[in-house]
Context: one part of a larger RNA
Order: sequence, then C1' cells, then structure tokens
RNA sequence: UGACGGGUCCCCGCACAAGCAGCGGAGCGUGUGGUUUAAUUCGAAGCAACGCGAAGAACCUUACCAGGUCUUGACAUCCCUCUGGCAGGUAUAGAGAUAUGCCCUCUUUUCGGAGCAGAGGAGACAGGUGGUGCAUGGUUGUCGUCAGCUCGUGUCGUGAGAUGUUGGGUUAAGUCCCGCAACGAGCGCAACCCUUACUUUUAGUUGCCAUCAUUAAGUUGGGCACUCUAAAGGGACUGCCGGUGACAAACCGGAGGAAGGUGGGGAUGACGUCAAAUCAUCAUGCCCCUUAUGUCCUGGGCUACACACGUGCUACAAUGGUCUGUACAGAGGGCAGCGAAGCAGUGAUGCGUAGCGAAUCCCACAAAACAGAUCUCAGUUCGGAUCGCAGGCUGCAACCCGCCUGCGUGAAGUAGGAAUCGCUAGUAAUCACGGGUCAGCAUACCGUGGUGAAUACGUUCCCGGGCCUUGUACA
Repeated sequence: UGACGGGUCCCCGCACAAGCAGCGGAGCGUGUGGUUUAAUUCGAAGCAACGCGAAGAACCUUACCAGGUCUUGACAUCCCUCUGGCAGGUAUAGAGAUAUGCCCUCUUUUCGGAGCAGAGGAGACAGGUGGUGCAUGGUUGUCGUCAGCUCGUGUCGUGAGAUGUUGGGUUAAGUCCCGCAACGAGCGCAACCCUUACUUUUAGUUGCCAUCAUUAAGUUGGGCACUCUAAAGGGACUGCCGGUGACAAACCGGAGGAAGGUGGGGAUGACGUCAAAUCAUCAUGCCCCUUAUGUCCUGGGCUACACACGUGCUACAAUGGUCUGUACAGAGGGCAGCGAAGCAGUGAUGCGUAGCGAAUCCCACAAAACAGAUCUCAGUUCGGAUCGCAGGCUGCAACCCGCCUGCGUGAAGUAGGAAUCGCUAGUAAUCACGGGUCAGCAUACCGUGGUGAAUACGUUCCCGGGCCUUGUACA
C1' cells in the first nucleotide's frame, strides 16, 4: 500500500421489514445429472451451468454408432497424357453412395477456333466439429450503471509511498458548494442519441368525417375542421414564490403547467477481478491423424429410463365450469408468400380463386370483460394425463420420431414439509395477439396491447455494495 475481521462510524440496494402472486406436493413440457446403450456427439458447472450454445434433431442438420465406399481425395492452386463433349435426361444392378450402357454444345465452307468439361497418372498439397481457452486474437458473462479508477507538475517522506481523491455539508452520482500544500487534467457520472407523455406549423392518400347530400356500409359526392400519419419546431431550466441552510451547494412546501425536480422506458458498461466462458461461429501458435482422427452413402442414435435436480405449462374449482348473445386493441408479417368472399365437411381441413410487394388486400373472430341461462360443493358438468378407434396437414418419407381434428376413455390432484424466488405503478397479477426460427413442429424466446391491485412503520437484524477509521503471526 492492499486484502481480511463473527472490529467501529456513516450510507445505499425488493437486502430485510410491510404486502401480492408463486416455486417446493400432482400430471405433463423442457434442460441437466445419473444409469443404460453399438451410439445415446460435443460444450456450459455456486451466484454468473441446467426452456443455456440450439431463432425450432423424422432424412438433411449431425459433429455420434453399425454397415457399405473412396484415397491428390467432397473443396483450392500447379504439372503431364488422353478424350470431345460436359451439364442434364434416361435404362439396368444395388439400401444408396456407386458402377455400366444410350441420347445430346456454339461458331466456321472444311481444316480449325471459343470457352468449358471429363478420364488417367505423379507428387507438392488439400482436409480434420482431432488436443490445448492454462500459448492466443476477437467476442461474452460477472461484480455493476456500482461510483469509482488514474495522471502531470508541485510539496512531504531516506524509501516503499503519501498528498490531490481526506474534512464540513449535499447529491442518484469523486454531483455540486465551502475549507484545505496543493493546482490542474483524463477515463467514468451527467448531458448529447432513440422512444413515450403535451402542443404549433407544414402536408391530406391508401387515413379521417363536424357541417351538406347519399348508402346496407365513410359506401359515394364533398371537405381536410377533428383523429391519425411523419418532418421541422416549441416545451421543464429548481425558471418563479415561501421556508430551512453557512449570504453556499442544496433540501422541504407551493403556484402555474400535459409533464417537476436525472418526467417514464431504452441504448450507453470506467480502471480492473474471476489463468471466468468460448480452439464447436470465426481467426490462430504448437502438437497430433494422413488408404484415416479425412471423405461419400444407407439405416440407427442425439427422443433410451428404477431414479435425482433446475425451469415452465395445466390444475386442484363457484371471484368458477359449460352454453347462448354481445363489445373494445396494439404491434407485427406477407410473392416458392398472405390468401378473402362463396361452397363441402361435426371438425382439423379441402375446393375455389378475387385482392395485395400492401395506412388500400390478406393473416384477423382478440380474449379476459359484460348480459342471460344452467350446474349447487361432489373427485363433480372440476381436472385433463393416459389409452383405443377414425381422420386431416406438411413432406421422397411421420415405425423408431411431427403437429392437428372428431368420438370414446377419464389417472393423479381437495392448495402443497423444511426451505426458497419475483415484484414499489400502468408495476405485480391476469387475459389474449403477433413475430423470428421454420416444408412441418413453441407450454420456450423476443415483442404488443386489454383489465389492473396491495404494501413500504422503518434500517435492529440477514445478504451484497460504497466511503472513512482501527487491528493483523496475511501478500
């Protein structure tokens, strides 16, 4: 000087407390461990691995296993020889890879030419999701959006170092003020950026409809007021008032205002820590393989199942289930696409093709909510697992191993021990909708809106963090 302390002082955080809803019990989904297996490919491991890499394993993917192939190779450059077609189509054998046949360029009068391709050979080399993340780059997590981390000159100290950065206040903040052997500066904080909340101007179609006419319907004439859209502006700065404070910084209250004290949300992550993660995104040193640890194919596996854990979905019902009627979004996506109306079907879906590269058309009926009826506390008209039968869709192909529909079947489960997680407002909870991935497959992920709470006395304690100070047989 640091680090540590079941030392001290001060401060902060859904850290505790106060509340709400959960997890832990059940069934199922998914990931992991373990076990099994020919293989169940590999990685991730307290917080910070475990719906994680994977924004989607039937084949492919695929890296694993079994079997069948190839050896200058599936891919790149170079050399020699030969061929004229290659690509593609088709036939036979085969599980296929592959092997063997047949057909077939352009141009030029012919020779020939053009580019291209194939076969064979020789090696240089290719190739490796093989090892090492403790050789590395790049990228990422974490402490933590915590308020810290440093430098120049000066001064002090023999020196390591100190000072500044400590102190008194204050702040979300090393934020600002005052003081001070310090004076300044840099990376962080804040601001600048995006979005949301109010408003003005400009603009008015595909958007909108107050007045006038019209219709089943903003449908049409008409209009651009209003809504909305999208560009440029305005607006919030402790600016104003009162009080407290040290005449400061600031804090408390108030006014006006759509908004008040960083308005809400996002992006933004200092010096560093964990030899943290990644050689399987990529790149890369070294080591290793080279008729195999490379390469092609078929089938299987990654989906196994006495069990254990994480994370979710659905429930255990009456603030509910079922039936009928009826209302209101936002944000997205669409051409190998979205696919209307209409018709068939109980339905999944099929037929059908209009419109739309979309403020125009489509996906697309939002659902909880509301009104009425019924059920009457039961393992039930709760709950839906499991299983049987019959179908639909995608796709060469749904047996291993997809999703959906109809009928039947109707398991556990009556609120969950110890323990434990999230959340402070348009939040939690609850309700649906969309997107990416994607042929098909979503209870996951990323977004969107609807309905919409309770509680916070406070900082004694638990956890984590920051400043000062103190002790130390630690570095």